Model confidence (mean pLDDT): 83 of 100. The RNA shown here (small-subunit ribosomal RNA) has 1561 nucleotides and comes from a marine eukaryotic metagenome. It matches the Rfam family "Bacterial small subunit ribosomal RNA". Rfam links the family to the GO terms ribosome and structural constituent of ribosome.
[in-house]
RNA sequence: UAUGGAGAGUUUGAUCCUGGCUCAGAACGAACGCUGGCGGCGCGUUUUAAGCAUGCAAGUCGAGCGGCAGCCCUUAAGUCUUUAUGGCUUUGGGGUGAGAGCGGCGAACGGGUGAGUAACACGUAGGUAAUCUAUCUCUGGAUGGGGGAUAGCCUGUGGAAACACAGUGUAAUACCGCAUGAGGUCACCUGGGCUUAAGGCCUUGAGGUGAUGAAAGGCGCUUUCGGGCGCUGUCUGGGGAGGAGCCUGCGGCCCAUUAGCUUGUUGGUGGGGUAAUGGCCUACCAAGGCGAUGAUGGGUAGCCGGCCUGAGAGGGUGAUCGGCCACACUGGGACUGAGACACGGCCCAGACUCCUACGGGAGGCAGCAGCUAAGAAUCUUCCGCAAUGGGCGAAAGCCUGACGGAGCGACGCCGCGUGGGGGAUGAAGGCCGGAAGGUUGUAAACCCCUUUUCUGCGUGAAGAAUAAGGGGAACAGGGAAUGGUUCUCUGAUGACGUUAGCGCAGGAAUAAGCCCCGGCUAAUUACGUGCCAGCAGCCGCGGUAACACGUAAGGGGCGAGCGUUGUUCGGAAUUAUUGGGCGUAAAGGGCGUGUAGGCGGUCAGGGAAGCCUGGUGUGAAAGGCUUCGGCUUAACCGGAGUUUAGCGCUGGGAACUCUCUGGCUUGAGUUCCGGAGGGGAAGCUGGAAUUCCCGGUGUAGGGGUGAAAUCUGUAGAUAUCGGGAAGAACACCGGUGGCGAAGGCGAGCUUCUGGCCGGAAACUGACGCUGAGGCGCGAAAGCGUGGGGAGCGAACAGGAUUAGAUACCCUGGUAGUCCACGCUGUAAACGAUGUGCACUGGGUGUUGGGGCUUCUUAAGCCUCGGUGCCGUAGCUAACGCGUUAAGUGCACCGCCUGGGGAGUAUGCCCGCAAGGGUGAAACUCAAAGGAAUUGACGGGGGCCCGCACAAGCGGUGGAGCAUGUGGUUUAAUUCGAUGAUACGCGAGGAACCUUACCAGGGCUUGACAUCAGCAGGGAGGCUUAAGAGAUUAGGCUGCCUCGCAAGGGGCCUGCUGACAGGUGCUGCAUGGCUGUCGUCAGCUCGUGCUGUGAAGUGUUGGGUUAAGUCCCGCAACGAGCGCAACCCCUUCUGUCUGUUGCCAGCACGUAAUGGUGGGGACUCAGACGGUACUGCCGGUGACAAACCGGAGGAAGGUGGGGAUGACGUCAAGUCAUCAUGGCCCUUAUGUCCUGGGCUACACACGUGCUACAAUGGCCGGUACAAAGCGAGGCGAAACCGCGAGGUGGAGCAAAUCGCAGAAAGCCGGUCUUAAGUUCGGAUUGGAGUCUGAAACUCGACUCCAUGAAGCUGGAAUCGCUAGUAAUCGUGCAUCAGCAUGGCACGGUGAAUAUGUUCCCGGGCCUUGUACACACCGCCCGUCACACCACCCGAGUUGGGUGUACCCGAAGUCGCUUGCCUAACCGUGCAAACGGAGGGCGGUGCCGAAGGUAUGCCUGGUAAGGGGGGUGAAGUCGUAACAAGGUAGCCGUACCGGAAGGUGCGGCUGGAUCACCUCCUU
Repeated sequence: UAUGGAGAGUUUGAUCCUGGCUCAGAACGAACGCUGGCGGCGCGUUUUAAGCAUGCAAGUCGAGCGGCAGCCCUUAAGUCUUUAUGGCUUUGGGGUGAGAGCGGCGAACGGGUGAGUAACACGUAGGUAAUCUAUCUCUGGAUGGGGGAUAGCCUGUGGAAACACAGUGUAAUACCGCAUGAGGUCACCUGGGCUUAAGGCCUUGAGGUGAUGAAAGGCGCUUUCGGGCGCUGUCUGGGGAGGAGCCUGCGGCCCAUUAGCUUGUUGGUGGGGUAAUGGCCUACCAAGGCGAUGAUGGGUAGCCGGCCUGAGAGGGUGAUCGGCCACACUGGGACUGAGACACGGCCCAGACUCCUACGGGAGGCAGCAGCUAAGAAUCUUCCGCAAUGGGCGAAAGCCUGACGGAGCGACGCCGCGUGGGGGAUGAAGGCCGGAAGGUUGUAAACCCCUUUUCUGCGUGAAGAAUAAGGGGAACAGGGAAUGGUUCUCUGAUGACGUUAGCGCAGGAAUAAGCCCCGGCUAAUUACGUGCCAGCAGCCGCGGUAACACGUAAGGGGCGAGCGUUGUUCGGAAUUAUUGGGCGUAAAGGGCGUGUAGGCGGUCAGGGAAGCCUGGUGUGAAAGGCUUCGGCUUAACCGGAGUUUAGCGCUGGGAACUCUCUGGCUUGAGUUCCGGAGGGGAAGCUGGAAUUCCCGGUGUAGGGGUGAAAUCUGUAGAUAUCGGGAAGAACACCGGUGGCGAAGGCGAGCUUCUGGCCGGAAACUGACGCUGAGGCGCGAAAGCGUGGGGAGCGAACAGGAUUAGAUACCCUGGUAGUCCACGCUGUAAACGAUGUGCACUGGGUGUUGGGGCUUCUUAAGCCUCGGUGCCGUAGCUAACGCGUUAAGUGCACCGCCUGGGGAGUAUGCCCGCAAGGGUGAAACUCAAAGGAAUUGACGGGGGCCCGCACAAGCGGUGGAGCAUGUGGUUUAAUUCGAUGAUACGCGAGGAACCUUACCAGGGCUUGACAUCAGCAGGGAGGCUUAAGAGAUUAGGCUGCCUCGCAAGGGGCCUGCUGACAGGUGCUGCAUGGCUGUCGUCAGCUCGUGCUGUGAAGUGUUGGGUUAAGUCCCGCAACGAGCGCAACCCCUUCUGUCUGUUGCCAGCACGUAAUGGUGGGGACUCAGACGGUACUGCCGGUGACAAACCGGAGGAAGGUGGGGAUGACGUCAAGUCAUCAUGGCCCUUAUGUCCUGGGCUACACACGUGCUACAAUGGCCGGUACAAAGCGAGGCGAAACCGCGAGGUGGAGCAAAUCGCAGAAAGCCGGUCUUAAGUUCGGAUUGGAGUCUGAAACUCGACUCCAUGAAGCUGGAAUCGCUAGUAAUCGUGCAUCAGCAUGGCACGGUGAAUAUGUUCCCGGGCCUUGUACACACCGCCCGUCACACCACCCGAGUUGGGUGUACCCGAAGUCGCUUGCCUAACCGUGCAAACGGAGGGCGGUGCCGAAGGUAUGCCUGGUAAGGGGGGUGAAGUCGUAACAAGGUAGCCGUACCGGAAGGUGCGGCUGGAUCACCUCCUU
């Protein structure tokens, strides 16, 4: 010195990547919303280059000229009267001087705007030897002498006006001759030098000759009146400065869906024209010129200094300020002039506006203000020339909407303020909170202070420099003076302006808002709302607890502003030069050949274009940066320094590139000798098979399918044998084998032909690589013409399948498939991988050559070419690639930039057509994608379980009844539960109660709780009346506790207030509890390791198990929740204990009985133990775990049963068990009561009971349990009743008494064979019993009578694997009563399992996936509806532009015989005439606008047609994703409502099984 680079949200269940969208930043001539105190400095129609009322914006000079209204002074005269310094008129002189005119200069500057323009318009660097230049400046020379007009003015005429015309006369620095004149110009003549492409310059010498060619005065002073001097002007030369014209190199937009353009076009010669070059113009001649390095055409646009952004490179932009250009209502034109083709000049044409007497006229704000319209939007009809600058003038001065100022606008930038300090009862109020309290918040109040600002008054700089004039000094020249130049002193003038600033007074006084608070993104609570209203930049919020809407409180941000919208850059490495990519994400051309172009081996030399470097010129100012300074600061302004690419000129260098020259051999190629091969083309030949034809044998079928049918066959098929015909394709060999550029190529032989490989030498000498366009080749399908046609086979037909089946399957079958010639030009034309060269570890196959070794059918080693696999480094998002790169580099080409729309539309090109190539936009979405991960799923695979199937037994589904549910009904039929996992479920028991429902009748601090206040009193019991009762009104009785008492406490009633109460809602706000997967074997963690990561590993694998049970192995090692075990029951047994249990022995007793004494042996009860562990043996296994068999044992491989339910799933169930947030009701949704309902009944379903009978019913006899229960209870005996039951009341709080009779069974009898029965018991009638206030709605039971359906149950479906099913009875809970249900108990007691193909469910591994709310998933197309943009479109209507022709204004130029004509010339005394020149008129060329015809480009609009997009719940199907149920996809052809189907060829981006090959170990 250099100062500079941040990311985030959003695709997924999660991950990494790709990729788009969005945000945070800065900026603005802005606009909009809300708000608004002051000052400074800036800025202010971005829109219709739309139209404009009014005023102003360019004049000036009397020192160029004629002339002059008016006014003033003065002289003289006249007149009037009011006799005056009077008024009026006239005359002379003087002064001042308006308006107009002639003349000069200016008006080409200054000011505005950006329409046009893609151009030498601009920028930059040059050229002008091809030029001009008024004023200014420097320097020479000159300024003589004449002439004729004309305006003004005056007179007159026409006209509405604008204005015009005629006549008389007049001036000039106006005009015109003449003279003179150069160093000017031109022509000719004549030498030299320098430099040039050229028209240049210089010089001898101002060459020579000739021609041409000027002028104007004014003012001042002075004067001897002749003049002199000064200033100024004028003319003519030569320089300068500044300005302008022209030319050139280079630079800066888009479209190729614009590819060819051009006739004055390109050049030449002559001429014209210009200040000047030039096709600038013209005649002639030649035929050129431009273009892929983008001509021509179209679109857009003023360019630059700069401005904004950015780290930069870049990108965007071109307001204000400055430079250039262009334009001035639109188009054309010239005139004047130094300069214009002229903003406030002229002529013409057009459109528009205005005036008009209708005949004619006038106008141009893109100057300053201002108006109208347009628009989201942009100001005063202000002041002044005081300053700066400009014009004119000698000057004073005049003019100046340039400019200086003020006004309006928060439009921007900058600064200041709205107060400062103290102040805790942390006031009140607000908000939040259950309360405590928190917060607003030192904030306020209150106290003290200050006065920027504000209001009033006063004071008060700077912007002013000087000019005229006056004084002084010096200098030049001059005789002198006025005068000139320079310096100095003095000397008017302020729009702003009530200026800035300062002082005094007053008083906190006059002054705060806006946005935001879900994440990004700083900042949160409450209420309201309830997918409504609304928000939203993206993701997304809102369906009753919204931090996302609205409001409030609080908080965050910024602050006289704050937000929003729009636009630009940034972030975006998201167009990638810096700085990206293309196997699968978007992206390698189907393949080759080769043109232009790009790139190019090695050595030497020359050059110096690129390149490097020094010097120099330019790069305006302003701006930027640094620094210093001026306004109180800043913004702003000033000074200085600095930055700066590029371009020009010039000196130097030579490594590299380039170029030229000469070499080299390694790149490339050539020759020679060998070699392999389905490389290509043509011809010939062959056998097998198929079909057909003929003939023989032979007989009833054949064929086809999942099964069938169509079809074929007794007119003889199929089968078989022989013969013949035809076409197509070439089995085996055959192989990740060969060849070819790719497509592709396969029987054999012959001919022709391309490429490749190896070997050894020789030759050429960079001849090379790539390759935009171009050209050629290019599967299948398809097209044309002509053949051919066996098989196969789109379309088509028929048969099936199916809900349908325009398909899959079958029977037929046409194009086609084949050949020849021609076209087409596309494919998943793929290795989804462009070509070439080089470099970078290996291993192992295979194929074609060569070499070496050896013990030679062979093997090994080395090497060149091809083709596979595995893999190192490296690369990759991952998958994977890996010397055949997707590694590392170089060269060249092609291609990509979110998804859809769409490879569509349109245009163009190609094609016979089909179609191909090129190839958008509107609109729409926030994603679309790639790879990998975990799950889930599969009509994927493997392994394995389960009463899952199978094998069995018994049921359900049919009947009647019971019960639950749906539905219906009803005043109510309360509510919940609804696939599995609701439905004899909540309910383990609805007559009242229960009860939540309905009707009616009541109550309102309440049926219930707590507290407070007031009043009163015991509570309670009995009772009367009314009433359906609740309730109401009475009567009687009764009188707690402490304390002596007073009084206190407790309790109760009434009133009041807080509050109670709710089976009201939300199980989708919740806790708890529960169901289910499932008693399935799983679910996880820590550490480590692997992976970018999600994740994986462990937990997978080999075995084994009921089991993630155990063993072994292993980058894992351990651990947790589950499994198992521990617990309970049961089975065997020991010890102990022994009543109420037991009774063997002993004894007593009875009709009999453990009845009694006694006993503890047994049974049993109960407590504590034991036993079983794969422990033992054999076998299998891996020496393991374990399995199989066996022994022993009461029991054997978890002995049986129970309890026990991992992480989780189903927003599963329950707010009506309970609890609970929120919401809702509060004389009712609370509460009490009576009655009713929950019990309804055409139906449907679930679960059961009883049956249909003889393995049975009925009758009689008789045997054996377990587990329970019992005091408001169980209730014995006995008696009564047919019975339910009644009477009774012993015993028993129970191993003691009772319930309590077990039943099936067994024995005997009867029914006696199949029947609606001696089966079955529904239903109904009658009579009763019991419970209970009460059995009507609506209980159970008994007896008598009645005696329905039902004769084994369709499709379908349930349970069960052993003490199980089946069958039999018993008990218990609930309960006054009520059991076919539930829970428990025991008795009797089977059958079957070969097994895992299938159904269902589950576990593990693996695979595919477009699923992740997870297959009840996802998703495609037609159709219908709505909306949106687009395409085509008969037409219709604008704009632009081209060509041809017509008409032709103004005007320049040319011509002109008509008319007019002062100066000058000639003739002439004159008059006049003639000439030159000029004007008018006429005419020619060109020529704007206009017209006609015809093209092209581009908009608007449009009947109708077309597809596309979007849209909570439409229709039809099911195409795709799993093997998606026919694997999918690509190209093509045909067909079909639609997705789509089929044919042919291709691809794997196909699952599965088998085989082959290869690789690894």